[in-house]
RNA sequence: GCCGGCUUAGCUCAGUUGGUAGAGCACCUGAUUUGUAAUCAGGGGGCCACGGGUUCGAAUCCUGUAGCCGGCA
Repeated sequence: GCCGGCUUAGCUCAGUUGGUAGAGCACCUGAUUUGUAAUCAGGGGGCCACGGGUUCGAAUCCUGUAGCCGGCA
């Protein structure tokens, strides 16, 4: 330098026929327990890396940028 992949909740990830964003763990509250842990019930938390475009509507399609990973040279 060229090519490809990834970027969604605190962490690990799902969501790909475009239609108001989910799970597990973690966190908070309650129940249970002498207490802790475990278990059970409930709850908070993300405008989807950033910008632009297409569309009635974009995490999702197109495009630019940034970061990370891999391949080729």
The RNA shown here (transfer RNA) has 73 nucleotides and comes from Edaphosphingomonas fennica. The sequence was found in a public genome assembly. It matches the Rfam family "tRNA". Rfam's curators write: Transfer RNA (tRNA) molecules are approximately 80 nucleotides in length. The prediction has a mean pLDDT of 81.